[in-house]
RNA sequence: UUCCCGAAUCUAGCGCCAUGGCCUUUCUUGCUGAGGCUGCCCUCCAGGGGGCGGCAGGGAGGAAAGGUUGACGAGGUAAAGAGUGAUCGAAAAUUCGGCGGGUGCUCUUUCGUACUUCCUUCGGUGCGAGAUAUACCGGCAAAUAUGCGGGUAACUGCAAAACAAAUACGGUAUAGCGGAGGAAC
Numbered sequence: 001u002u003c004c005c006g007a008a009u010c011u012a013g014c015g016c017c018a019u020g021g022c023c024u025u026u027c028u029u030g031c032u033g034a035g036g037c038u039g040c041c042c043u044c045c046a047g048g049g050g051g052c053g054g055c056a057g058g059g060a061g062g063a064a065a066g067g068u069u070g071a072c073g074a075g076g077u078a079a080a081g082a083g084u085g086a087u088c089g090a091a092a093a094u095u096c097g098g099c100g101g102g103u104g105c106u107c108u109u110u111c112g113u114a115c116u117u118c119c120u121u122c123g124g125u126g127c128g129a130g131a132u133a134u135a136c137c138g139g140c141a142a143a144u145a146u147g148c149g150g151g152u153a154a155c156u157g158c159a160a161a162a163c164a165a166a167u168a169c170g171g172u173a174u175a176g177c178g179g180a181g182g183a184a185c
Base pairs, nucleotide, nucleotide: 014100015099016098017097020069021068022067023066024065025064026063027062028061029060031058032057036055037054038053039052040051041050042049043048072089073088074087078110079109080108081107082106083105084104111128112127113126114125115124117183118182119181120180121179122178123177132175133174134173135172136171137170138169146159147158148157149156150155
């Protein structure tokens, strides 16, 4: 360097788990024990009936071990530093709590870009290579549920369909600097 095989990734609602919830197994402590099995006693003696226990079983508490759950998608990064409680909605509601991370927001510096004929430059404001603001219209999901699988179970994988908001995006409207120099008219 090439070829083969395998794995991972395909991007931050992301990863993780010592609290909690839930599941399984084992041990243990009460309760219950109608019906079932069984021991003893009484009665009757022909099947049987009654009483007191035990066991299995049932359910509850505790302990240990193992497991499971713990963000559903949309959206989002000019560079460096600091701070911080990081956007949007959902038939979800532990999506709680916590650890780690983080594309949000604010501030400082730098870079870039827009500010309406064009270029350069200084300052200002907004923004971030899809590079202004506001309003209106358009426009975009997954989970759940369902189906098919995996697991003793809690739970989980996959599939196709429906439904959202914000941003981006498309359309329309309105609004969108100042100084100096130059070009063209």
This is a predicted structure of a 185-nucleotide RNA (glmS glucosamine-6-phosphate activated ribozyme aptamer). Of the family's consensus pairs, 86% are formed in the model. Rfam family: glmS glucosamine-6-phosphate activated ribozyme aptamer. A reference for the family is Winkler et al. (2004), "Control of gene expression by a natural metabolite-responsive ribozyme", Nature. Rfam links the family to the GO terms regulation of gene expression and catalytic activity.